[in-house]
RNA sequence: AGAGUAAGUCAGCUUAAUUCAGCAUGUAAGGCUGAAGCGGAGGAACCAAUUUAUGGGGCGUAUCUCUACAUUUUAGAGAGGGGCAUCUCUCAGCCCUAGCCCGUCAGCUAACUUCGUAAGCAUUGAGAGGAGACUGA
Numbered sequence: 001a002g003a004g005u006a007a008g009u010c011a012g013c014u015u016a017a018u019u020c021a022g023c024a025u026g027u028a029a030g031g032c033u034g035a036a037g038c039g040g041a042g043g044a045a046c047c048a049a050u051u052u053a054u055g056g057g058g059c060g061u062a063u064c065u066c067u068a069c070a071u072u073u074u075a076g077a078g079a080g081g082g083g084c085a086u087c088u089c090u091c092a093g094c095c096c097u098a099g100c101c102c103g104u105c106a107g108c109u110a111a112c113u114u115c116g117u118a119a120g121c122a123u124u125g126a127g128a129g130g131a132g133a134c135u136g137a
Stems, first nucleotide, its partner, number of pairs: 007135004012121003018036006037117006047107001055105001056102004063079006080097005087129006
């Protein structure tokens, strides 16, 4: 020189829900304040809509149809939608399709105003392609 190459190992998941600084607290976790990042709501013109108890609307994938029971409830099936371990695509397989909020009221919407930054969990394989960290012939 071959070469930081071949090869090997590692990387958690859903979600907007993370990072930094300060304060109090004996430490950690947690709490409070502020900022950044990320996410949501309200809110002109233009456009759209003409609709107001069958109320209406928002966050969220979480809606619709059918069947059975006896009205609610409950159960099941299908369609549609969402998730599955570094990223993207394909195939197969598995799982979910909840919950909460506003309170008679909101279309879109620049400026502007305002809110949230919680909670829960433990692994899916194959093929193709690409990138990162460490070790390293």